[in-house]
RNA sequence: AAUGAAAAAGCCAAACCUGUCGCAAGGCAGGGACGGAAAGCCACGGGUUUUAUCAAGAAAACAGCCGGGCUGCCUUAU
Numbered sequence: 001a002a003u004g005a006a007a008a009a010g011c012c013a014a015a016c017c018u019g020u021c022g023c024a025a026g027g028c029a030g031g032g033a034c035g036g037a038a039a040g041c042c043a044c045g046g047g048u049u050u051u052a053u054c055a056a057g058a059a060a061a062c063a064g065c066c067g068g069g070c071u072g073c074c075u076u077a078u
């Protein structure tokens, strides 16, 4: 450097439970680990989901659905 094979240091945390916010999808906090090499960040393209108010196309949610962009830890095999 490339790669993500193996390993290590550390990191994140699905389902589920509790509290809380939200009409809802869902968010946040605590517990909990199914998993993750970007499971860090960005709704840009596709996709999925929700909709009280508005009123008939918008608004919203998901980055742990796929692609794309930005950033980043480790790396003894090659």
Stems, first nucleotide, its partner, number of pairs: 001078001004074001011036002016031006034064001040070003044067003047062005054057001
Molecule: c-di-GMP-I-GGC riboswitch aptamer
Organism: Deltaproteobacteria bacterium